[in-house]
C1' cells in the first nucleotide's frame, strides 16, 4: 500500500411517546388507575428453498426500519436502533 469481512471498544450525530392522576419515598421509590410510544431486546409474517400429497392442500427453514407491544420507554439526565469517523481482523 490493495482488497474483503466487519466483533468488543472510543469518538460524534440520533427519533418517538403522560415532568399525568390518587396516594407514598430521600428518589427518576412503591402501591393503584387511566392514556400513550417503538429505534435496545424478544415475539410474528411474504417471497423464496426443502420435504410430503394425483390434487386441493399440508409441514420445515427464512428478513426488515413492517407488524405485536412481553420487555423496555413517554421533562432533563441516561439509555437509544441506524448512520460517519476511529480501531482491531484477514488475504495478497
Nucleotide at each position: 500500500g490493495c482488497g474483503c469481512a466487519a466483533a468488543a471498544c472510543u469518538c460524534u450525530g440520533g427519533a418517538g411517546a403522560g415532568a399525568c392522576c390518587g396516594g407514598u419515598u430521600g428518589a427518576a421509590u412503591c402501591c393503584g388507575g387511566c392514556g400513550c410510544c417503538g429505534a435496545a431486546g424478544g415475539g410474528g409474517c411474504a417471497c423464496g428453498a426443502a420435504g410430503c400429497g394425483c390434487a386441493a392442500g399440508c409441514u420445515u427453514c427464512c428478513a426488515a426500519a413492517c407488524u405485536c407491544u412481553c420487555a423496555g420507554g413517554c421533562a432533563a439526565a441516561a439509555g437509544g436502533a441506524c448512520a460517519g469517523a476511529g480501531g482491531g481482523g484477514c488475504g495478497c
The RNA shown here (Glycine riboswitch aptamer) has 92 nucleotides. Of the family's consensus pairs, 89% are formed in the model. Model confidence (mean pLDDT): 80 of 100. The sequence was found by an Rfam model in a public genome assembly.